[in-house]
Context: one part of a larger RNA
RNA sequence: UUGGGCGUAAAGAGCACGUAGGCGGCCCUGCAAGUCAGCUGUGAAAGCCUCCUGCUUAACGGGAGAAGUGCAGUUGAAACUACGGGGCUAGAGUGCGGAAGGGGAGAGUGGAACUUCUGGUGGAGCGGUGAAAUGCGUAGAUAUCAGAAGGAACACCGGCGGCGAAAGCGGCUCUCUGGUCCGUAACUGACGCUGAGGUGCGAAAGCCAGGGGAGCAAACGGGAUUAGAUACCCCGGUAGUCCUGGCCGUAAACGAUGGGCACUCGGUAGAGGGGUUUUGAAUAUCUCUCUGCCUGAGCUAACGCGUUAAGUGCCCCGCCUGGGGAGUACGGCCGCAAGGCUAAAACUC
Numbered sequence: 001u002u003g004g005g006c007g008u009a010a011a012g013a014g015c016a017c018g019u020a021g022g023c024g025g026c027c028c029u030g031c032a033a034g035u036c037a038g039c040u041g042u043g044a045a046a047g048c049c050u051c052c053u054g055c056u057u058a059a060c061g062g063g064a065g066a067a068g069u070g071c072a073g074u075u076g077a078a079a080c081u082a083c084g085g086g087g088c089u090a091g092a093g094u095g096c097g098g099a100a101g102g103g104g105a106g107a108g109u110g111g112a113a114c115u116u117c118u119g120g121u122g123g124a125g126c127g128g129u130g131a132a133a134u135g136c137g138u139a140g141a142u143a144u145c146a147g148a149a150g151g152a153a154c155a156c157c158g159g160c161g162g163c164g165a166a167a168g169c170g171g172c173u174c175u176c177u178g179g180u181c182c183g184u185a186a187c188u189g190a191c192g193c194u195g196a197g198g199u200g201c202g203a204a205a206g207c208c209a210g211g212g213g214a215g216c217a218a219a220c221g222g223g224a225u226u227a228g229a230u231a232c233c234c235c236g237g238u239a240g241u242c243c244u245g246g247c248c249g250u251a252a253a254c255g256a257u258g259g260g261c262a263c264u265c266g267g268u269a270g271a272g273g274g275g276u277u278u279u280g281a282a283u284a285u286c287u288c289u290c291u292g293c294c295u296g297a298g299c300u301a302a303c304g305c306g307u308u309a310a311g312u313g314c315c316c317c318g319c320c321u322g323g324g325g326a327g328u329a330c331g332g333c334c335g336c337a338a339g340g341c342u343a344a345a346a347c348u349c
Base pairs, nucleotide, nucleotide: 003321004320005319006318007303008302012317014201015200016199017198021194022193023192025088026087027086028085029084030083033081034080035077036076037075038074039073040072041071042070049065050064051063052062053061054060091191092188093187094186095184096183097182098181099180103177104176105175106174107173108172109171110154114150115149116148117147118146119145120144121143125136126135162169163168206247207246208245209244210243211242215241216240220236221235222234223233258316259315260314261313262312263311266294267293268292269291270290271289272288273287274286275285276284298305299304322349323348324347331342332341333340334339
């Protein structure tokens, strides 16, 4: 619960696509369902309200009227909404000409570093810390040179820079492929916006099967520290981290800010296009898109937001309604499991 809200107080779904539904551009025309007006019927009585009246008054009672905002029928109106017909191009989309990009997928490939192995040189330490020790080393380590193998990640460029719906994306090359922006105005002619359910995508960790395993590293073992030290520090080290296929579906999934459209002062910087200026350039200037900062009005409890709004409006969805109990129990659905989604109450303050 016909209210007020959702950046930080409770509250925007992690993100998208899209079904139903809701909402929807300009002009002409028709209809008259919604809408508006008149009339008729009905809207019991009592009650409420107004006037008159009876009990000395009032309460109470009697009479008349009004009201009953409604419903039905009927006659009209045609601005708006709906519906039917016709047309338009400013919304949306397509074409054509350009542009930038770590957008996605697959294949190939490069160098540095690291570890291990083989060989050479060499001969006593190395490593590690606050200091040490565990550890490694005369079966030759560390260091150094040469060679080989392997896995993972791509320094500098690199940027408050780019791309993507979000998650996210960074060596180089090729192939396939999505989106965006600018210019043009040839084409379609409202084809649009949102989106309950639904479907897909979705970091990390985790799970199943098979591979792989250099470095790192939960667990675990050891050394220290300490009163203790199931830690912080050190030496090791397995899952895992990587690949393929399949699950999981969560997050401070954050801009803690849903999407769309329109409108509303300025300044400054960066990124991608285009136009004018010029013979060309430089420069100056205009314009579209994107990314930041500062600030005005306005908004805000304040902080702050401020054309990338948290301003002014409209449309659609999601969500909140005191704290704890509790994002729990039960039930249902999903999952191999871990668990996820949906989601209370008693009681208590």